[in-house]
Molecule: Bacterial RNase P class A
Organism: Thermoleophilia bacterium
RNA sequence: CCUGCAGGCCGGGUGGCCGCGGGCCGCGUCGCGAGGCGCGGCUCGAGGAAAGUCCGGACACCGCAGGGCAGGACGCUCCCGGAAGGGAGGCGGCGAAAGCCGACGGAAAGUGGCACAGAGAGCAGACCGCCGGCCGCGGAUUCUCCGGAGGCGCGGCCGGUAAGGGUGAAACGGUGGGGUAAGAGCCCACCAGCGGCCGCGGCGACGCGGCCGGCUCGCCAAACCCCGUCCGGUGCAAGGCGAACAGGCUCCGAUGACGCGGCCCGCCGAGGAGCCGGGUAGCCGCACAGAUGGAUGGUCACCCUCGACAGAAUCCGGCUUACAGGCCUGCUACGGAA
Numbered sequence: 001c002c003u004g005c006a007g008g009c010c011g012g013g014u015g016g017c018c019g020c021g022g023g024c025c026g027c028g029u030c031g032c033g034a035g036g037c038g039c040g041g042c043u044c045g046a047g048g049a050a051a052g053u054c055c056g057g058a059c060a061c062c063g064c065a066g067g068g069c070a071g072g073a074c075g076c077u078c079c080c081g082g083a084a085g086g087g088a089g090g091c092g093g094c095g096a097a098a099g100c101c102g103a104c105g106g107a108a109a110g111u112g113g114c115a116c117a118g119a120g121a122g123c124a125g126a127c128c129g130c131c132g133g134c135c136g137c138g139g140a141u142u143c144u145c146c147g148g149a150g151g152c153g154c155g156g157c158c159g160g161u162a163a164g165g166g167u168g169a170a171a172c173g174g175u176g177g178g179g180u181a182a183g184a185g186c187c188c189a190c191c192a193g194c195g196g197c198c199g200c201g202g203c204g205a206c207g208c209g210g211c212c213g214g215c216u217c218g219c220c221a222a223a224c225c226c227c228g229u230c231c232g233g234u235g236c237a238a239g240g241c242g243a244a245c246a247g248g249c250u251c252c253g254a255u256g257a258c259g260c261g262g263c264c265c266g267c268c269g270a271g272g273a274g275c276c277g278g279g280u281a282g283c284c285g286c287a288c289a290g291a292u293g294g295a296u297g298g299u300c301a302c303c304c305u306c307g308a309c310a311g312a313a314u315c316c317g318g319c320u321u322a323c324a325g326g327c328c329u330g331c332u333a334c335g336g337a338a
Stems, first nucleotide, its partner, number of pairs: 001336002004331007012303007020045011047309001051320002054318005059235004071231005076089005090104001091102004105226002110224002112220003127165002129161010142149002173191006192216001194213008239284003247276006259267002304307001
């Protein structure tokens, strides 16, 4: 240096021209005004994920004495955090290592599942094999009181056996010895595992060591379930204000209302005034980008490693997913090269 691992950063750059949206200022124009429209100048204008909408919250409205059921989320320890979540560790798995992954309480409460193969898939199971008993057959041999008996082989029936074979991802601890008709934690030693007690280290999860026990209790809870902790519902189309036109009620009005600048006279001649409910447009909610037809673009020149995934819609904190290429830092050494 190659290889591998972890963390962080960038996500074409510069300039010209044309354009789009927001804010501020100036001018013009319309309007009694609030303000509208147009032009010009300055300034700001997508992301590391704006995404999926998966979590948690802020905020808003509704509900609510208190408790429970149902339902949902989460589940090793310590620390941070309002919560989600994050950091550091423990344990398990993978890797030679750096390191990566894990919904990681309970299977010794209950229910259920374990494809195919296999006899049997869970208080298991006799298919082959091994062993015992009985019956039948066979031929050689031993004994014989000549009737048979023992022994061997084959077949059948009954029973024992989980050592061995075979099936399987998985077959009710492993190795050795004793024991037995043959076997078996049946017994023993060691090992593994489980439970209890004690000592030491650690805040803790846990680790290390010793003694004892019955000898072994398969896997799946992201299957039902049990235990523990937490949780009211709906979401900015939340929600608030609310024109115009239409509607409802009351009152005034041809005995002249309303209007004609406040009052009287006068003129005119048919509607006028107030209140109410709903909700539309619009405004607020709403942002150091920000609308409600919803902006963030196009083109030219030069340069480079020739440019990926993708674009806001109430806001914030997370998680997850997608991503061309490039830069920086730290680490690893089974192995290869100098």